[in-house]
Context: one part of a larger RNA
RNA sequence: GAACGAACGCUGGCGGCGUGGAUAAGACAUGCAAGUCGAACGCUGAUUUCAAGGUAGCAAUAUUUUGGAGUCGGAGUGGCGCAAGGGUGCGUAACACGUGGGUCAUCUGCCGUGAAGCCUGGAAUAACUCGCUGAAAGGCGUCUAAUACCGGAUGUGAACGCAAGUUCAAAGCUGGGGAUUCGCAAGAACCUGGCACUUUACGAUGAGCCCGCGGCCUAUCAGCUAGUUGGUGAGGUAACGGCUCACCAAGGCUAAGACGGGUAGCUGGUCUGAGAGGACGACCAGUCACACUGGAACUGAGACACGGUCCAGACACCUACGGGUGGCAGCAGUCGAGAAUUUUUCUCAAUGGGCGAAAGCCUGAAGGAGCGACGCCGCGUGGGGGAUGAAUGGCUUCGGCCCGUAAACCCCUGUCAUUUGCGAACAAAUUGACUCACCUAACACGUGUGUCAUUGAUAGUAGCGGAAGAGUAAGGGACGGCUAACUCUGUGCCAGCAGCCGCGGUAAUACAGAGGUCCCAAGCGUUGUUC
Numbered sequence: 001g002a003a004c005g006a007a008c009g010c011u012g013g014c015g016g017c018g019u020g021g022a023u024a025a026g027a028c029a030u031g032c033a034a035g036u037c038g039a040a041c042g043c044u045g046a047u048u049u050c051a052a053g054g055u056a057g058c059a060a061u062a063u064u065u066u067g068g069a070g071u072c073g074g075a076g077u078g079g080c081g082c083a084a085g086g087g088u089g090c091g092u093a094a095c096a097c098g099u100g101g102g103u104c105a106u107c108u109g110c111c112g113u114g115a116a117g118c119c120u121g122g123a124a125u126a127a128c129u130c131g132c133u134g135a136a137a138g139g140c141g142u143c144u145a146a147u148a149c150c151g152g153a154u155g156u157g158a159a160c161g162c163a164a165g166u167u168c169a170a171a172g173c174u175g176g177g178g179a180u181u182c183g184c185a186a187g188a189a190c191c192u193g194g195c196a197c198u199u200u201a202c203g204a205u206g207a208g209c210c211c212g213c214g215g216c217c218u219a220u221c222a223g224c225u226a227g228u229u230g231g232u233g234a235g236g237u238a239a240c241g242g243c244u245c246a247c248c249a250a251g252g253c254u255a256a257g258a259c260g261g262g263u264a265g266c267u268g269g270u271c272u273g274a275g276a277g278g279a280c281g282a283c284c285a286g287u288c289a290c291a292c293u294g295g296a297a298c299u300g301a302g303a304c305a306c307g308g309u310c311c312a313g314a315c316a317c318c319u320a321c322g323g324g325u326g327g328c329a330g331c332a333g334u335c336g337a338g339a340a341u342u343u344u345u346c347u348c349a350a351u352g353g354g355c356g357a358a359a360g361c362c363u364g365a366a367g368g369a370g371c372g373a374c375g376c377c378g379c380g381u382g383g384g385g386g387a388u389g390a391a392u393g394g395c396u397u398c399g400g401c402c403c404g405u406a407a408a409c410c411c412c413u414g415u416c417a418u419u420u421g422c423g424a425a426c427a428a429a430u431u432g433a434c435u436c437a438c439c440u441a442a443c444a445c446g447u448g449u450g451u452c453a454u455u456g457a458u459a460g461u462a463g464c465g466g467a468a469g470a471g472u473a474a475g476g477g478a479c480g481g482c483u484a485a486c487u488c489u490g491u492g493c494c495a496g497c498a499g500c501c502g503c504g505g506u507a508a509u510a511c512a513g514a515g516g517u518c519c520c521a522a523g524c525g526u527u528g529u530u531c
Base pairs, nucleotide, nucleotide: 001531002530003529004528006527007526008525009524010523013379014378015377016376017375018374019372020371026335027334028333030332031331032330035080036079037078040077041076043074044073045072046071047070048069049068050067051066052065053064054063055062056061087290088289089288097214098213099212100211101210102209103208106207107206111203112202113201114200115199116198117197119152120151121150122149130141131140132139133138157168158167159166160165172195173194174193175192176191177190180189181188182187216262217261218260223253224252225251228250229249230248231247232246233245234244235243265287266286267285268284269280270279271278272277292313293312294311295310296309315326316325317324318323343369345368346367347366351365352363353362354361355360382412383411384410385409393402394401395400418467419466420465421464422463431453432452433451434450436448437447438446475520476519477518478517479516480501481500482499486515487514488513489512490511496503497502
């Protein structure tokens, strides 16, 4: 000199863009952060309408029961998702990461393309109702549905096998049609679309495993190792392998640093530097590890699973003392420790994700707003004229000099702030209506083109125009040398200063105050750390 996720002191006008728990991976009140599908399924509540019957009434009508249709809810079965997104850096010196390869040793839901199929039966169970039991969490018995579960058939195909052969599937839902058949009708068979389902091949995406090389300190750590190193056989895995086991052999690593100890997530990168290097790894991106602590598996394409399960432990809460419940290193927020780090905010309008045929629902991801001069950048605090060189203040050789065109005063401008009017982009899709084209038996459905309609949290914000009036806006540090900038007063080795050299003991440019000057400026200094 440069830099910082900074802190502290004094000061503080505005805006844009960034950024903000570095310490206690300490403990957490409260709210929210993962749901969705009725076009898979049964049950149940409310409501609208239609039909039939009953009751009151002369009637209109009111009310009630049953059935059909529609809408809005509730819990449950089932499907998909919850393994993503979001957080943190404890652990880890390791194939964890980076880079380059291998996989003839592997898997891959959803997605795309191709081929084939989708036949026929059965037994349960939750919900609900009723009953028993428990303080509660909950438990026991009885009924019922399905794209839930289980048989049989078929076998394009796949797996195993030298072959013969053996084994392995499936589920429906929703539109349109009207000739024929069944049916009182609704509708069904049938034909034709869509979405699902089953088997399989290939692709895409994602992942697993293996290997070469690379990147910390320590020898005041010199020897380490029995599943250890290899083989045979078996088990296990999606898959290779001491991954595990039985037997056999005695190997394997090491001064090119094994083993031990310390520290640490790694990388793209960031800071500095002319570079070579050195230091670091906040934000953003990739990747790994973790989710109160330790262990384990289940489900699933995928987890040994942050807001799942089980066991143990510590802590906290409820309890009828028998027993139960919880996990912010998600977003806010609280306490604590600390020099120190924000709102218990708005919206799903955009982007993206989950579910759904869609409408849509969910989304503390995300998009925005709020707070903090924490950082970078931009703007302003006015411009021109104005000499009796006013006054105060300071110095003085008492003549004067400095502050100083500075002020007052005159003439302007209108950034910013104030007030007032207009007022955005981010919106294109989806969907609905209509039209046209293709497909078609079809004016269904589907695919595509066009027109109209619909959707903005930020926000009455940005921006633009009007009004008034210099009005609302300057400080901090330094002035002995290094180092730009000097005098007076006070003090008297005292009080104090200080980065180094050093100042202060009666004229201190070095302490304290004042005037003046210098530097930077909404900041300026100090401290810490790195180069």
A computed fold for a 531-nucleotide part of an RNA from a metagenome, annotated as small-subunit ribosomal RNA, 5' domain. The RNAcentral record of the full RNA draws on SILVA.